The RNA shown here (Lysine riboswitch aptamer) has 163 nucleotides and comes from uncultured Faecousia sp. The coordinates come from a structure-prediction model, not an experiment, and the mean pLDDT is 82. NCBI's taxonomy places the organism under Bacteria, Bacillati, Clostridia, Oscillospiraceae, Faecousia.

RNA sequence: UGAUAGAGGCGCGGCUAAAAAGAGUACCCGUUUUGCAACAGGCAACGCAAGCGGCGAAAGGGUUGGCUGCCGAGGAAUUACAUUUGCUGCCUGGCGGUGUAAUAUCCGGGCUGUCGGAGAAUAUCCGGCGGACUGUCGUUCGGAAACGAACGGAGAGCUGUCA
Numbered sequence: 001u002g003a004u005a006g007a008g009g010c011g012c013g014g015c016u017a018a019a020a021a022g023a024g025u026a027c028c029c030g031u032u033u034u035g036c037a038a039c040a041g042g043c044a045a046c047g048c049a050a051g052c053g054g055c056g057a058a059a060g061g062g063u064u065g066g067c068u069g070c071c072g073a074g075g076a077a078u079u080a081c082a083u084u085u086g087c088u089g090c091c092u093g094g095c096g097g098u099g100u101a102a103u104a105u106c107c108g109g110g111c112u113g114u115c116g117g118a119g120a121a122u123a124u125c126c127g128g129c130g131g132a133c134u135g136u137c138g139u140u141c142g143g144a145a146a147c148g149a150a151c152g153g154a155g156a157g158c159u160g161u162c163a
Base pairs, nucleotide, nucleotide: 001163002162003161004160005159006158009071011070012069013068014067015066016065017064018063028054029053030052031051033050034049035048036047039093040092041091042090043089074107075106076105077103078102079101080100081099082098083097084096086095087094108134109133111131112130113129114128115127116126117125118124136153137152138151139150140149141148142147
């Protein structure tokens, strides 16, 4: 230097089944009254919104079980493309959501506090900052050694085997 095999642990993803929640919500139908606002502009009134009554879902996400791929596992950011109509009806724009690809741009890992975002949600996920913990290597000190303490770095790392 290359190949190969491994370790960290409430370790990281994917698929699937059931139940729950979503929700008596959205949509749709009827009706009376009121109104014309919504991220910006314009249009629409036999329209739209709100109230009341009737009918009445689904998706994403999570839990549990099973199967399965793995240890930059994966997640995020940026850019490009596609898609969605969520931001109160339609059109245009803007913001947001979802998917794919690229970029050795950032993150060792889980937990947790706080702030922000997504979300129906106090679930859960994502991001910033912080806390203790943990794995790994390096330096210093102690020790015969095992190991312990302090400080520091990052996975393009670390360990084993082979050439």